The RNA shown here (transfer RNA) has 72 nucleotides and comes from Candidatus Staskawiczbacteria bacterium RIFCSPLOWO2_01_FULL_38_12b. It was read from a public genome assembly.
[in-house]
RNA sequence: GCCCCCAUGUUGAAAUGGAUAUCAUAACAGGCUUCGAACCUGUUGUUGGGAGUUCGAAUCUCUCUGGGGGCA
Numbered sequence: 001g002c003c004c005c006c007a008u009g010u011u012g013a014a015a016u017g018g019a020u021a022u023c024a025u026a027a028c029a030g031g032c033u034u035c036g037a038a039c040c041u042g043u044u045g046u047u048g049g050g051a052g053u054u055c056g057a058a059u060c061u062c063u064c065u066g067g068g069g070g071c072a
Base pairs, nucleotide, nucleotide: 001071002070003069004068005067006066007065011024012023013022018055026044027043028042029041030040031039048064049063050062051061052060
């Protein structure tokens, strides 16, 4: 330099173009307990940036950024 793949809560993942973005984990609060752990209930928190297509975008297109891989 060229090509391919990936980017979603704290973390790991899910989500035929139909929207209230789901699950686990974490943190916090409450319950339980002599106190903890475990367990139960609840709360918080997410689509990398920008633009486009569409009635509707996490999903499709372009571009940028970051990461991984292949070739030279």
Its Rfam family is "tRNA". Gene Ontology term of the family: triplet codon-amino acid adaptor activity. By type it is a transfer RNA. Model confidence (mean pLDDT): 81 of 100.